[in-house]
Transfer RNA from a Candidatus Woesearchaeota archaeon, 71 nucleotides, folded computationally. The sequence is in RNAcentral, with records from ENA. Rfam family: tRNA. Rfam classes the family as a transfer RNA. Its mean pLDDT, the model's own confidence on a scale to 100, is 83.
RNA sequence: GCGACCAUGGUGUAAUGGUAGCACGAGGGGCUGUGGAUCCCUAAACCCGGGUUCGAUUCCCGGUGGUCGCC
Numbered sequence: 001g002c003g004a005c006c007a008u009g010g011u012g013u014a015a016u017g018g019u020a021g022c023a024c025g026a027g028g029g030g031c032u033g034u035g036g037a038u039c040c041c042u043a044a045a046c047c048c049g050g051g052u053u054c055g056a057u058u059c060c061c062g063g064u065g066g067u068c069g070c071c
Stems, first nucleotide, its partner, number of pairs: 001070007010024004018054001026042005047063005
């Protein structure tokens, strides 16, 4: 220098155009002599800019970052 893949709550990970889900973790509560375990509730996320579309996490272009390959 060229190419491929990836980027989603604090962490890990789903969602192939229509209200962004689950688990762990966090906060509150029930239970418990205390704690743990367990049960209930709550908050928290689509890397950035543009395009297509009635509608974009999703499709297209560019950028940034990461991983891998080629040279």